[in-house]
RNA sequence: UGUUUAGAGAGUUUGAUCCUGGCUCAGGGUGAACGCUGGCGGUGCGCCUAAUGCAUGCAAGUCGAGCGAACCUGUGACUUCGGUCACACAUAGGUUAGCGGCGGACGGCUGAGUAACACGUGAGUAACUUGCCUUUUGGUGGGGUAUAGCCCAGAGAAAUCUGGAUUAAUCCCGCAUAAGAUCUUAGAACCCUGGUUCUUUGAUGAAAGCCUUCGGGCGCCGAAAGAGAGGCUCGCGGACUAUCAGGUAGUUGGUGGGGUAAUGGCCUACCAAGCCUAAGACGGUUAGCUGGUCUGAGAGGAUGAUCAGCCAGAGGGGGACUGAGACACGGCCCCCACUCCUACGGGAGGCAGCAGCAGGGAAUCUUGGGCAAUGGACGAAAGUCUGACCCAGCGACAUCGCGUGGGGGAUGAAGGCCUUAGGGUUGUAAACCCCUUUUAUAAGAGAAGAGUAAGGACGGUACCUUAUGAAUAAGCCCCGGCUAACUACGUGCCAGCAGCCGCGGUAAUACGUAGGGGGCGAGCGUUACCCGGAAUCACUGGGCGUAAAGAGAGCGUAGGCGGUUUGGAAAGUCAUUUGUGAAAGCUCCUGGCUCAACUAGGAGAGGUCAAGUGAAACUUCCUGACUUGAGGACGGUAGAGGUAAGCGGAAUUCUUGGUGUAGCGGUGAAAUGCGUAGAUAUCAAGAAGAACACCAGAGGCGAAGGCGGCUUACUGGGCCGUUUCUGACGCUGAGGCUCGAGAGCGUGGGUAGCAAACAGGAUUAGAUACCCUGGUAGUCCACGCCGUAAACGAUGGAUACUAGGUAUGGAGGGUAUCGACCCCUUCCGUGCCGAAGCUAACGCGAUAAGUAUCCCGCCUGGGGAGUACGGCCGCAAGGCUAAAACUCAAAGGAAUUGACGGGGGCCCGCACAAGCGGUGGAGCGUGUGGUUUAAUUCGAUGCUAAGCGAAGAACCUUACCAAGGCUUGACAUGUUAGUAGUAGGAACCUGAAAGGGUAACGAUCUCGGGGUGACUCGAGAAGCUAUCACAGGUGCUGCAUGGCUGUCGUCAGCUCGUGCCGUGAGGUGUUGGGUUAAGUCCCGCAACGAGCGCAACCCUCGUCGUUAGUUAUUUUCUCUAACGAGACAGCCUCCCACAAGGAGGAGGAAGGUGGGGACGACGUCAAGUCAUCAUGGCCCUUAUGCCUUGGGCUACACACACGCUACAAUGGUCGGUACAAUGGGUUGCCAAAGCGCGAGCUGGAGCCAAUCCCAUCAAAGCCGGCCCCAGUUAGGAUUGUAGGCUGAAACUCGCCUGCAUGAAUUCGGAAUCGCUAGUAACCGCAGGUCAGCACACUGCGGUGAAUACGUUCCCGGGCCUUGUACACACCGCCCGUCACGUCAUGGAAGCCGAGAACGAUUGAAGUCGCUGAGCUAACCCGCAAGGGAGGUAAGCGCCGAGGUCGGGCCCGGUAACUGGGACGAAGUCGUAACAAGGUAGCUGUACCGGAAGGUGCGGCUGGAUCACCUCCUUU
Repeated sequence: UGUUUAGAGAGUUUGAUCCUGGCUCAGGGUGAACGCUGGCGGUGCGCCUAAUGCAUGCAAGUCGAGCGAACCUGUGACUUCGGUCACACAUAGGUUAGCGGCGGACGGCUGAGUAACACGUGAGUAACUUGCCUUUUGGUGGGGUAUAGCCCAGAGAAAUCUGGAUUAAUCCCGCAUAAGAUCUUAGAACCCUGGUUCUUUGAUGAAAGCCUUCGGGCGCCGAAAGAGAGGCUCGCGGACUAUCAGGUAGUUGGUGGGGUAAUGGCCUACCAAGCCUAAGACGGUUAGCUGGUCUGAGAGGAUGAUCAGCCAGAGGGGGACUGAGACACGGCCCCCACUCCUACGGGAGGCAGCAGCAGGGAAUCUUGGGCAAUGGACGAAAGUCUGACCCAGCGACAUCGCGUGGGGGAUGAAGGCCUUAGGGUUGUAAACCCCUUUUAUAAGAGAAGAGUAAGGACGGUACCUUAUGAAUAAGCCCCGGCUAACUACGUGCCAGCAGCCGCGGUAAUACGUAGGGGGCGAGCGUUACCCGGAAUCACUGGGCGUAAAGAGAGCGUAGGCGGUUUGGAAAGUCAUUUGUGAAAGCUCCUGGCUCAACUAGGAGAGGUCAAGUGAAACUUCCUGACUUGAGGACGGUAGAGGUAAGCGGAAUUCUUGGUGUAGCGGUGAAAUGCGUAGAUAUCAAGAAGAACACCAGAGGCGAAGGCGGCUUACUGGGCCGUUUCUGACGCUGAGGCUCGAGAGCGUGGGUAGCAAACAGGAUUAGAUACCCUGGUAGUCCACGCCGUAAACGAUGGAUACUAGGUAUGGAGGGUAUCGACCCCUUCCGUGCCGAAGCUAACGCGAUAAGUAUCCCGCCUGGGGAGUACGGCCGCAAGGCUAAAACUCAAAGGAAUUGACGGGGGCCCGCACAAGCGGUGGAGCGUGUGGUUUAAUUCGAUGCUAAGCGAAGAACCUUACCAAGGCUUGACAUGUUAGUAGUAGGAACCUGAAAGGGUAACGAUCUCGGGGUGACUCGAGAAGCUAUCACAGGUGCUGCAUGGCUGUCGUCAGCUCGUGCCGUGAGGUGUUGGGUUAAGUCCCGCAACGAGCGCAACCCUCGUCGUUAGUUAUUUUCUCUAACGAGACAGCCUCCCACAAGGAGGAGGAAGGUGGGGACGACGUCAAGUCAUCAUGGCCCUUAUGCCUUGGGCUACACACACGCUACAAUGGUCGGUACAAUGGGUUGCCAAAGCGCGAGCUGGAGCCAAUCCCAUCAAAGCCGGCCCCAGUUAGGAUUGUAGGCUGAAACUCGCCUGCAUGAAUUCGGAAUCGCUAGUAACCGCAGGUCAGCACACUGCGGUGAAUACGUUCCCGGGCCUUGUACACACCGCCCGUCACGUCAUGGAAGCCGAGAACGAUUGAAGUCGCUGAGCUAACCCGCAAGGGAGGUAAGCGCCGAGGUCGGGCCCGGUAACUGGGACGAAGUCGUAACAAGGUAGCUGUACCGGAAGGUGCGGCUGGAUCACCUCCUUU
């Protein structure tokens, strides 16, 4: 000295994951506004909307030293005392209407217009101007004519104007003079076009005075130059739109002329036909531009308030005049709109200056002070003017600074809030003690800003001093996550919140309030907008196989990019120098206000800029060369490449003929259809059209679409080989052009088969479908259109590089061989697997989705929508291009785990099958639903509710209903007070009872005192009465819960640790091969182990042994009890893998878990239970609690579930007769005996039970008799009657018995249940509950079968795999029409409005031109009159704002009706899609249909499943 100062993320798609992708948040900012709140000061800022309209005042004047005049004061004179005159010779000052000069082109305001040389930046002007200022130089002589004012007259309401007379100047006009000025003649030098310099001829053009102290000063005129200020031109730069593609007649250029300070179509006449445009002309929309400002790491993005530079505008539009400068904000003329005055004739006006008013709006200030400072105009100056400016006022609008106190202070006060009731928290916070005084209030003193004596609006302000006293001073937002900060109450999908996700349906940290907490703080929040985050338009810095995205394909124009090498140039590039990039701002350093904000000085930074000098590697340009890119020649070669013509056989259909007879055809099954008028079948012949089996292959060819019999002709491209030729000729390719399946269209042919539409038949709830029978366009040909497809490898083209293996097509080489093969190898193509690498993953992987370069196309959340409008194309159908409003918080890709499938494989189960017996029909019983009722209490509701809770409702139970009662209560604990005639309580009254009332009699215990004692006194306990806390609730919530239970399911599964794999969810283990009842075991294996389940351990039955044993005795046995033994695939044979294991056999009581039981993994169903119990919360408290009587739970048209009894002869009935086991028994079981037809009664022995009883314990069974197939001697319902038993009590509402009665029912539709052996079926017995009541339940024994080929199917389950748009998990998801509501939008007969032009017509002011017989001072002629020159009123012409008329263009608004779209609560119809979604789906097109959709033709796999072929990997 240079360089460098710097970058955070989060929420939300899913059951979970990764990715893509949008939405949202945290930050900063503002000329802000709104809500709540508000102490002080400094500095800034303050109509973003209506460029809307404005009352009032002010904002531009000044000069008497340019001029005449008037007036006032003064002086003098005169005076009629009203006034008049003069001020040259003596004589002062002031004011100013007018003439004249300078300034009103600056300063101030605003941003309407403007997309432009308007602005920025850099150049040019040889094409120019410049008052005042500075410098230099020269000059300033001599004349003349008017005019305002004043005066007179007149018009008018006014504004103002007209005429006459008179007058001055730095007013105006001639004359003279003038150089290096201007024009001109001739010429020279330099030079960049009209430049500079020099020589030369002729011509033209100036002036004004004033003051003076007399020294001079200020002026005036010509010329040259400077400074500053402008005019014009050019390069480059900065908005959107192509749904604006062609624009342009003064347009582009030239010549002559005009005009300007000056170039120029700036204007005009003529001539030519140009000029601009895809690098975006023209049109439309929007917009003042910049320095800067905000943001950002930067690059960028957004913006253009205040301050500064430029531009533009001055009510809208036009125009010129004056002037150095204007086409002029506070000047003029005209038109228009508006406002005001008016005597109605006519006039006046322009706040986008400062204040202010109205209006608009969410919103933006005082009708203040001063020229003291700075600056400006005029003036010689004094000075005057200055709403520029300097100050003050208002506004938390912004920013900066300060304060609202500091220290101590635990009893952790009170109060509040929470609480598990202990406490916690508010909280050192307060009180209280000590201290301070910024601020505040009061008083005192009091500036700088002023250069030079005076003069200060601000201002008695800043600052300083003193006094008083904690005194005068805190709020706002938030507390579910993002995001710092939590509890209570209230509310109950209500009220509400919300930035996104989302909260709220009775325990809300999300609403409201409170306490507490967090954040910021004189502010805090909200809203709006900008940048950021957003790498979410990606230059820095993205992508396109499947997420959005490669054009259907090629040829090729512009453009972009381009091989090796020589020399040169220097456009890009790089280096350096110079100029510029205003000031302010920004960064750094330093200074001034107490600090800061603010401000001063210095330095730096800032560019696609301009100029100069230099470098030459790379790009570029020029030049020469080269051969490897590209192309050509030559020699070979494969092929469904294309076009045209011809030929061929098989098959279908039709026609003719023959044979032949009743069917054919078709389907899941049928029918329509064809056929006795002879079909189908079969033979022969013929006709016609279309397509080309086998070969045939993921094989070949082509750019793609696509191409398949054979032959011929013509023709395109590729590959291989070798020498050779040209010499970069190349790649890509916006527009453009060509080709482009199928469908479709036009014209003309053709038509065998097939086949949209259509018709019929089926199927179906329907069937506009799938299936069947027919059948027209079409399919075919020629010519012409269309131009789209899942036109796909969902992968643009080209080039280069980067491991291999294998297969196949074409061509070549080597080796080998007699030769073909084989083997090795090169190039080109087509496939598969795979390293590295890439990828979100799947996958890709030399045919890349790898590594790089070049070019093109395309994407930017989902829906709306590939739609509307516009344009282009098309005969039409339609194609190409292509939005917005509105709406959602997602839509999506890949992969994971599940679940599911009318997917697949394997396996199991009384799952089916094989059997036996039932249910469903009848009557009855029980339960449920429904209905009824005062109540019919409640719960349970597919399997997994329904003979369930309930192992037993007459009262009780009981929870329900009616009626009558009680209120500290039927029951518990505690507090306070009272209590001896107290507690208790016979009896009586009332009453249905409960309850209420009266009331004889009448106590007890503990301690202490007194008394010998009897007894008495005091205190207490218990009890009672009253009060307060509380009790009580089968009231609600099983969706707040515990516990318990059901179910999948006694199914074989469910997990973990470590390791490994995967970005991750997750996987592996647990899959695989075998095997098992089993995740049982074995083997293998990136897994190795382990846990909960399985099994075993437990109980029981079966065999044996040992021991012991009561029941009158005996006891081997039987029995009972205890303890043991026994069974393990142990032995043999076979199978399997030398395994696990399996098949058979022996022995054995038992054989492959021997039978049965208990035992129920992780979990699922918000499964069931708040009515077993417990329990959170809520609710009731003279009642939802408690007591009592009666009733109800037992109702009855009906439906369902589970049972009993039957329908009979394998039976019924009568008689006789045989054999059990488990159990129970003292409020009990109850014997013998007697009575009764019987239920039962009397009776009382025995038994607390292996003893007695129930109980001779049985029944079916067996033996014998009768019945004789019937509504019966089957069946027993129902009803009558007479009895028995239990129990206070059998009416509602019990059971049993006798007699009588004798219903339905004759084996059960669709459907459905149980069971695999001591099982089913049949038979009885016992027990619990229980006073009584059993067809139910739980047990017990007796008799005692049939069948299982097997796993195709139904149901359920397990494992593996596959698809998925499901995850509340198929009872899932989801599509479209229709109906209703809301919203935005398209079309539309029309209606309304705006804009820019055009045509015609009219045409103000005004410049310019012409005329100018009217009028006319200066100059000329003339003595004069008069004339001339010149001027001018007026008229005419071109242009011309505006007006009127007209047809179109374009934009917007509105509209009957109409189209689709989005959203909406539980509407209607169907079921299209997701699984093979039940017809695989999707797709272009065509037709059809309420709708999803269906069908035809062609295409795609983004189709499941099975089989086959081929290929690959491993061995």